Overview
The part of an RNA shown here (small-subunit ribosomal RNA, 5' domain) has 543 nucleotides and comes from an uncultured Gammaproteobacteria bacterium.
[in-house]
Context: one part of a larger RNA
RNA sequence: GAUUGAACGCUGGCGGUAGGCCUAACACAUGCAAGUCGAACGGUAACGGACCGCUGGGAUUCCUUCGGGAUGACCUUGGUGCCGACGAGUGGCGGACGGGUGAGUAACACGUAGGAAUCUGCCCAACAGAGGGGGACAACCCGGAGAAAUCCGGGCUAAUACCGCAUACGCCCUAUUGGGGAAAGCGGGGGAUCUUCGGACCUCGCGCUGUUGGAGGAGCCUGCGUCGGAUUAGCUUGUUGGUGAGGUAAUGGCUCACCAAGGCUACGAUCCGUAGCUGGUCUGAGAGGAUGAUCAGCCACACUGGGACUGAGACACGGCCCAGACUCCUACGGGAGGCAGCAGUGGGGAAUAUUGCACAAUGGGCGAAAGCCUGAUGCAGCCAUACCGCGUGUGUGAAGAAGGCCUUCGGGUUGUAAAGCACUUUCGUUAGGGAAGAAAGGUGCGAAGUUAAUAACUUCGUACUGUGACGGUACCUAAAUAAGAAGCACCGGCUAACUCCGUGCCAGCAGCCGCGGUAAUACGGAGGGUGCAAGCGUUAAUC
Numbered sequence: 001g002a003u004u005g006a007a008c009g010c011u012g013g014c015g016g017u018a019g020g021c022c023u024a025a026c027a028c029a030u031g032c033a034a035g036u037c038g039a040a041c042g043g044u045a046a047c048g049g050a051c052c053g054c055u056g057g058g059a060u061u062c063c064u065u066c067g068g069g070a071u072g073a074c075c076u077u078g079g080u081g082c083c084g085a086c087g088a089g090u091g092g093c094g095g096a097c098g099g100g101u102g103a104g105u106a107a108c109a110c111g112u113a114g115g116a117a118u119c120u121g122c123c124c125a126a127c128a129g130a131g132g133g134g135g136a137c138a139a140c141c142c143g144g145a146g147a148a149a150u151c152c153g154g155g156c157u158a159a160u161a162c163c164g165c166a167u168a169c170g171c172c173c174u175a176u177u178g179g180g181g182a183a184a185g186c187g188g189g190g191g192a193u194c195u196u197c198g199g200a201c202c203u204c205g206c207g208c209u210g211u212u213g214g215a216g217g218a219g220c221c222u223g224c225g226u227c228g229g230a231u232u233a234g235c236u237u238g239u240u241g242g243u244g245a246g247g248u249a250a251u252g253g254c255u256c257a258c259c260a261a262g263g264c265u266a267c268g269a270u271c272c273g274u275a276g277c278u279g280g281u282c283u284g285a286g287a288g289g290a291u292g293a294u295c296a297g298c299c300a301c302a303c304u305g306g307g308a309c310u311g312a313g314a315c316a317c318g319g320c321c322c323a324g325a326c327u328c329c330u331a332c333g334g335g336a337g338g339c340a341g342c343a344g345u346g347g348g349g350a351a352u353a354u355u356g357c358a359c360a361a362u363g364g365g366c367g368a369a370a371g372c373c374u375g376a377u378g379c380a381g382c383c384a385u386a387c388c389g390c391g392u393g394u395g396u397g398a399a400g401a402a403g404g405c406c407u408u409c410g411g412g413u414u415g416u417a418a419a420g421c422a423c424u425u426u427c428g429u430u431a432g433g434g435a436a437g438a439a440a441g442g443u444g445c446g447a448a449g450u451u452a453a454u455a456a457c458u459u460c461g462u463a464c465u466g467u468g469a470c471g472g473u474a475c476c477u478a479a480a481u482a483a484g485a486a487g488c489a490c491c492g493g494c495u496a497a498c499u500c501c502g503u504g505c506c507a508g509c510a511g512c513c514g515c516g517g518u519a520a521u522a523c524g525g526a527g528g529g530u531g532c533a534a535g536c537g538u539u540a541a542u543c
Base pairs, nucleotide, nucleotide: 001543002542003541004540006539007538008537009536010535013390014389015388016387017386018385019383020382021348026346027345028344030343031342032341035093036092037091040090041089043086044085047084048083049082050080051079052078056075057074061070062069063068100301101300102299110225111224112223113222114221115220118218119217120216123214124213125212126211127210128209129208131165133163134162140155141154142153143152144151145150171180172179173178185206186205187204188203189202190201193200194199227273228272229271234264235263236262239261240260241259242258243257244256245255246254276298277297278296279295280291281290282289283288303324304323305322306321307320326337327336328335329334354380356379357378358377362376363374364373365372366371393423394422395421396420403414404413405412406411427484429479430478431477432476433475437470441465442464443463444462445461446460447459448458449457487532488531489530490529491528492513493512494511498527499526500525501524502523508515509514
């Protein structure tokens, strides 16, 4: 000098863009952060509609012998899943993504370059298929146990849930050839034909099964690179290799049996300490040094330790089981919990923000779609934390005013500075106008594709309609008035900037040299000056 996720002191007008627990991977109250599909299913606890019935109240209208009778909108009440929908349940897909953190890890963890013995839901392409049966279990009902969490027994029931049978181009095993293995339906529309009037059947869309290939993803192996310590010199028995077997999606001591006695090491094994790695970032002319916040890729972790289940994928942050520590509930028998998600609290600390708004956009999950969910994300709030931009006025103005300070008492300086006069109005204030971020979606019409079809569906076009958290937005216009907006450090040398007063080796300063003991440009104050400026200094840290 440059830099910082900074902190502290003094000060502080506005905007934009970024950033914001570096410490206790310490403990957490509360709310939210992963659901969705009724176009898979049995159903109907809510809500709304429709229909039916009914208790009570009862407007209106009609009849009336004036006693009353009939009609019955509306309110109340019951029933029917019939419709829109839908709590709980079965089932499917997703909870393996997204989000957080850096404890562990010196390792094929990461980076880079290769490799062969693999798997892959959804997606794309191709080929082949989708026939015919069966038995259950939830929900529900009944009964029971328990304080609760929850659990047990009996009975009924549906499916794209589950299980056989049939079929098998290709697939798997074995190879003489034999053997094995699939599937599911749902929704829309419909002219003939059949019909038990339910439908069959045709067609379209979605879904399903088998196989092959692809895309993207994942697992595995290897060369090279990757901190410090030798005051760590020897380490190793599944250890090193082989044969066989088991296991895995797959290679392999991955595991096991047997056999051999190997394997690593001064080119640093082993041990100890430290540490997530990288793209990058900071600095530097570079070489290099330091670093790994934000953003992006990979890895690891989810109270601590261990384990598997499900699944295409996990040994799974908001899943399960066991053990432990801690916290909470308890009827003492037993249970519940896991913010290193977003906010927020306590604690630690020099130190780091709101228990905000919205799904409008982008993206994700589910769904045919409408849509629902989304603390991802988009925004807003707080903080001069950083960078950038703007402003705090401009011109004129000598009686060089007053005041302050200095003085050789003549004056000098503050100083065109102020006042005064003229002008401007950025930003801010107030008022008015006002984009873009919106593409979609819906409805109507038309065309094309498909089809037996002018139906339905899909695509395209077109017209109308229509969705904004931000937001009292950006931006524009107008009004008024110089009006609301400057500090901080330094002034002995290094180093730009000097005098007076006070103090008297005291009080104090100080980055180094050093100042201060009665004339201190070095301490404290004042006037003046210098430097930077919404900041300026100090401290810490890196080059």